A computed fold for a 74-nucleotide RNA from a Candidatus Omnitrophota bacterium, annotated as transfer RNA. It was read from a public genome assembly. The coordinates come from a structure-prediction model, not an experiment, and the mean pLDDT is 81.
RNA sequence: CGGGGAGUAGCGCAGCUGGCUAGCGCACUUGUAUGGGGUACAAGUGGUCGCAGGUUCGAAUCCUGUCUCCCCGA
Repeated sequence: CGGGGAGUAGCGCAGCUGGCUAGCGCACUUGUAUGGGGUACAAGUGGUCGCAGGUUCGAAUCCUGUCUCCCCGA
């Protein structure tokens, strides 16, 4: 320098033939049960989908640029 892959909640991930309100597990908060812890059950908080721009009535999803990490090649 070129090619490919990944980036979505505190952590690990799904969703990516454009459209119901962006979800799952763990974690966290509250409540109940217990003398307390653990555990179980119920309810709940938390994300402008790496960043910026574009296309579109509508973008996590398509296009362009860019940042970080990983792999391959030179």
The source organism's lineage runs through Bacteria, Pseudomonadati and Candidatus Omnitrophota. Its Rfam family is "tRNA". The family's RNA type in Rfam is transfer RNA.